[in-house]
RNA sequence: GCCCCUAUAGCUCAGUCGGUUAGAGCGGUGAACUCAUAAUUCAAUGGUCCCGGGUUCAAGUCCUGGUGGGGGCA
Numbered sequence: 001g002c003c004c005c006u007a008u009a010g011c012u013c014a015g016u017c018g019g020u021u022a023g024a025g026c027g028g029u030g031a032a033c034u035c036a037u038a039a040u041u042c043a044a045u046g047g048u049c050c051c052g053g054g055u056u057c058a059a060g061u062c063c064u065g066g067u068g069g070g071g072g073c074a
Stems, first nucleotide, its partner, number of pairs: 001073007010026004019057001027045001029043004050066005
């Protein structure tokens, strides 16, 4: 330098053929239980879907230019 993969909650990840509410587990918080702690249970909690632009009635999803990460070739 070229090519491929990847970026979604604090962390690990789902997200169908573009569609009606953006989710799960873990964590943190509050409560119940207990003499107390842990465990368990309940409740609420958390998002500029990496950034910019485009297509579309509608974009996490498609197209395009960047940036970060991983891999391959030279």